[in-house]
The prediction has a mean pLDDT of 82.
The RNA shown here (transfer RNA) has 73 nucleotides and comes from Nitzschia inconspicua.
Rfam family: tRNA. By type it is a transfer RNA.

RNA sequence: GCCUUGAUAGCUCAGUUGGAAGAGCGUCAGACUGAAGAUCUGAAGGUCCAUAGUUCGAUUCUGUGUCAAGGCA
Repeated sequence: GCCUUGAUAGCUCAGUUGGAAGAGCGUCAGACUGAAGAUCUGAAGGUCCAUAGUUCGAUUCUGUGUCAAGGCA
C1' cells in the first nucleotide's frame, strides 16, 4: 500500500428482503427476610462509530473517513 470482517445500553452480545431497537449480567426501587443473600416484580439507561448520498422513510443500502482484528505484498 491492497483486501476482508467488525463498531448497537455501564459490560458481553442479538437484531432487521429498509417501516424506526432487544436479551443476559450489572444499577436503582418494591415484594420477601430480624437483617442480608437467593428468588420474584418493576424502572431507568441508546445521536445503533462519524459524515455525505439514495429513499416518503436508513441501525440496515451506497461513497468517504476514524478506530479494532485478520490476511496479502